[in-house]
RNA sequence: UUGCCGCUCACGCCGAGCCUCUGGUUGGUCGCCAGGGGGCGGGGGACCCAAGUAGUUGGGGCUAAUCGUGCCGUGGUGGCAUGAGACGCAGGCUCUUUCAGCGUCAGCCCGUCAGCUAACCCCGCAGGCCGACGAAAGAGGAAUA
Repeated sequence: UUGCCGCUCACGCCGAGCCUCUGGUUGGUCGCCAGGGGGCGGGGGACCCAAGUAGUUGGGGCUAAUCGUGCCGUGGUGGCAUGAGACGCAGGCUCUUUCAGCGUCAGCCCGUCAGCUAACCCCGCAGGCCGACGAAAGAGGAAUA
């Protein structure tokens, strides 16, 4: 000097997963636990509307994480490629749009049951990451003069 691995801090990112008060725990702080307030997110749940029947396959929810096609392979689960569609990131205040670039399309839950749905009822406020550092247009806000 360079590369790789690990830990920690800061800036920052995905996500609803945040702010605050009181009490407890502690020598004290952070944190954690319990309760209250605000805020954010999700589910159940009428009239009306929607829902044709039968068979097979049960059906449904959170989430961006869906729907097709082709090939290979298995008893089954599956693998690869591809199309449409969806989501996230970056000169760093936020939002919208276009082009280009990089990445993701997983996982979990209910338990035979749920369309929409006012009142009403119930639940959550976690977990993970440290890589990336483009070009334009518009709106709002902030700061400075």